The prediction has a mean pLDDT of 80.
A computed fold for a 71-nucleotide RNA from a bacterium, annotated as transfer RNA.

[in-house]
RNA sequence: GCGGCCAUAGUUUAGUGGUAAAAUGAGUGCUUCCCAAGCAUUAGAUGGGGGUUCGAUUCUCCCUGGCCGCA
Numbered sequence: 001g002c003g004g005c006c007a008u009a010g011u012u013u014a015g016u017g018g019u020a021a022a023a024u025g026a027g028u029g030c031u032u033c034c035c036a037a038g039c040a041u042u043a044g045a046u047g048g049g050g051g052u053u054c055g056a057u058u059c060u061c062c063c064u065g066g067c068c069g070c071a
Base pairs, nucleotide, nucleotide: 001070002069003068004067005066006065007064010024011023012022013021018054026042027041028040029039030038047063048062049061050060051059
């Protein structure tokens, strides 16, 4: 330099053209003499920018970052 794949919550992963799910972590409460465990509850995310569409996290293009391969 060329090609391919990936980017979703603090972390690890689902998922779909129509209000984004879970685990773990965090806060609060209950329980307990205390801690731990358990239960309930709250907040938390689609890498950035265009295009298509009534509607984009999804389709598409570019950029950024990461991984793999070729040279």

Its Rfam family is "tRNA". By type it is a transfer RNA.